[in-house]
Context: one part of a larger RNA
Molecule: small-subunit ribosomal RNA, central domain
Organism: Erythroxylum minutifolium
RNA sequence: UUGGGCGUAAAGCGUCUGUAGGUGGCUUUUUAUGUCCGCCGUAAAAUCCCAAGACUCAAUUCUAGACAGGCGGUGGAAAAUGCCAAGUUGGAGUAAGGUAAAGGCAGAGGGAAUUUCUAGUGGAACGGUGAAAUGCAUAAAGAUCAUAAAGAACACUAAUGAUGAAAGCACUAUGCUGGGCUGACACUAACAUUGAGAGACGAAAGCUAGGGGAACAAAUGAGAUUAAAUACUCUAGUAGUCCUAGCCAUAAACGAUGGAUAUUGGGCACUAUGCGUAUCGACCCCGUGUAGUGCUGUAGCUAACACAUAAAGUAUCCUGCUUAGGGAGUACUUAAUCC
Numbered sequence: 001u002u003g004g005g006c007g008u009a010a011a012g013c014g015u016c017u018g019u020a021g022g023u024g025g026c027u028u029u030u031u032a033u034g035u036c037c038g039c040c041g042u043a044a045a046a047u048c049c050c051a052a053g054a055c056u057c058a059a060u061u062c063u064a065g066a067c068a069g070g071c072g073g074u075g076g077a078a079a080a081u082g083c084c085a086a087g088u089u090g091g092a093g094u095a096a097g098g099u100a101a102a103g104g105c106a107g108a109g110g111g112a113a114u115u116u117c118u119a120g121u122g123g124a125a126c127g128g129u130g131a132a133a134u135g136c137a138u139a140a141a142g143a144u145c146a147u148a149a150a151g152a153a154c155a156c157u158a159a160u161g162a163u164g165a166a167a168g169c170a171c172u173a174u175g176c177u178g179g180g181c182u183g184a185c186a187c188u189a190a191c192a193u194u195g196a197g198a199g200a201c202g203a204a205a206g207c208u209a210g211g212g213g214a215a216c217a218a219a220u221g222a223g224a225u226u227a228a229a230u231a232c233u234c235u236a237g238u239a240g241u242c243c244u245a246g247c248c249a250u251a252a253a254c255g256a257u258g259g260a261u262a263u264u265g266g267g268c269a270c271u272a273u274g275c276g277u278a279u280c281g282a283c284c285c286c287g288u289g290u291a292g293u294g295c296u297g298u299a300g301c302u303a304a305c306a307c308a309u310a311a312a313g314u315a316u317c318c319u320g321c322u323u324a325g326g327g328a329g330u331a332c333u334u335a336a337u338c339c
Stems, first nucleotide, its partner, number of pairs: 004322003007305002012319001014201004021194003025088004031082001035077008049065001051063001053061002091191001092188003097182003103177004108172002110154001114150003118146001120144002126135001163168001206247006215241002220236002223233001258318006266296011300307001
């Protein structure tokens, strides 16, 4: 570099917002930028092609013709793209109604468990392991009982469940706050989609400053095991895990599957909700619509596995990425140690 690709072979940015840019509903009109058609000009000669000729032939050479993307001018076409103008409501959005939820933030409250302190009872072990030992205990442990304190996490409900852009999110109630879904009517009238650069958020670990420290536990000490044991196991145990403020910007950040729109057989289950049915009324059941979460499976697709209306099917638009393996996510560059 490519008429190719990106679930698992190389390859979807961790996620979202959004600038430039790209792409873009329906109806009618204008125009003629791009588009299409005709004609004219230009496009040096040589070369190439072709038909004759000349060197005895050939290479070579001479003459005539043909070819030519493109560029410019001119005349025309108007379906589709663009432009102009007007309208429209199906995309999108706004307001009022209803609704489900561990969505977010803040300050309160709660009980179980654990550890520790104090006091009582009691009197020899406890703890730990494959077996032991280190350890702890007559300065009274372990066990049991009654107070108190502390920090961290929230049993059951709990599910193939809910919710959030992702990371994530679960004791209870309150306050503030974001988004979704739903169904008639009203309004705006394409306001949409994707998105280089940019911005925001971003588990855990780690860093800075100040708190906190029950339990667990890198590092580290001791006891075992072993030929050795810088391990597995045991006993201790510091950073850390927690809170406040600020950094860091990475994960198998995974559905290893970018976003949006349209479209294409069925069956089963669940969540939210509307309508019908049902009912004295409500719930359930049954039928059906919308949004979501799963299973099975037809066509199709796939190298196969599998995917299969939540596509990896059929199509369109935008974006990111890939091009044999190692060397290597290294050297270098930039820079704050990271990336």